Molecule: transfer RNA
Organism: Patescibacteria group bacterium
C1' cells in the first nucleotide's frame, strides 16, 4: 500500500436477521451477624469508535475517516 476482523457501562463481553440498551465482576446505599467473611435487595453509571448516508425508525444496513489485532506485499 492491500484484504479481513473488532470498536456498546470503570473492566470482561452479550445485543439474531432495523422497533424503549442488557448481563458479569467493580462502584453506592440497605438487610441479614457482637462482628466479619458469604449471601440477599435497590441504586447510580452508555448520547453504541468519529461524521455523513438509507428509512416513519440505526448499536445491527451503506460510505468516509480514526484506533487496534491478523495476514499479504
Nucleotide at each position: 500500500g492491500c484484504u479481513g476482523g473488532u470498536g456498546u457501562a470503570g473492566c470482561u463481553c452479550a445485543g439474531u436477521u432495523g422497533g424503549u440498551a442488557g448481563a458479569g465482576c467493580a462502584u453506592u446505599c440497605c438487610c441479614u451477624u457482637c462482628g466479619u467473611a458469604a449471601g440477599g435487595g435497590a441504586g447510580a453509571g452508555g448520547u453504541c469508535g468519529u461524521c455523513g448516508g438509507u428509512u416513519c425508525a440505526a448499536a445491527g444496513c451503506c460510505g468516509c475517516c480514526c484506533a487496534c489485532c491478523a495476514g499479504c506485499u